This is a predicted structure of a 94-nucleotide RNA (THF (Tetrahydrofolate) riboswitch aptamer).
[in-house]
RNA sequence: GACAGAGUAGGAAGCCGCGCGUUAAGUGCCGUGGGAUGGGAAGUUGUCCACGGACGAAACAGCGAUGUGCGGUGCGGUUUCCGCUUCCGCUGCC
Numbered sequence: 001g002a003c004a005g006a007g008u009a010g011g012a013a014g015c016c017g018c019g020c021g022u023u024a025a026g027u028g029c030c031g032u033g034g035g036a037u038g039g040g041a042a043g044u045u046g047u048c049c050a051c052g053g054a055c056g057a058a059a060c061a062g063c064g065a066u067g068u069g070c071g072g073u074g075c076g077g078u079u080u081c082c083g084c085u086u087c088c089g090c091u092g093c094c
Stems, first nucleotide, its partner, number of pairs: 001094001003092003010082010020071003029053007039088005059068003
């Protein structure tokens, strides 16, 4: 120097556990601001947080304890799959 490759944040699906809501929070959507984001630099995508906005729902049984449901519901664990752009670095190889 050539060629090949790995790695982020995170995403999707399955299973398990513990919760929350059903007196409507959450999820999803829009806007504004901010944060983190391959080992380094710059950046993009996606993502997270705060605030604001519009929209909006499935309850039932039981005397009760509680149970059965429902929610594009939260967190944790686990398995499989997917996962950065440029330059440098890293691994393999010539």
Rfam family: THF (Tetrahydrofolate) riboswitch aptamer. Rfam describes the family as follows. Tetrahydrofolate (THF) riboswitch was first reported for Ames et al. as an RNA motif in 5' untranslated (5'-UTR)regions of folate transport and biosynthesis genes in Firmicutes genomes. Its family is annotated with tetrahydrofolate metabolic process in the Gene Ontology.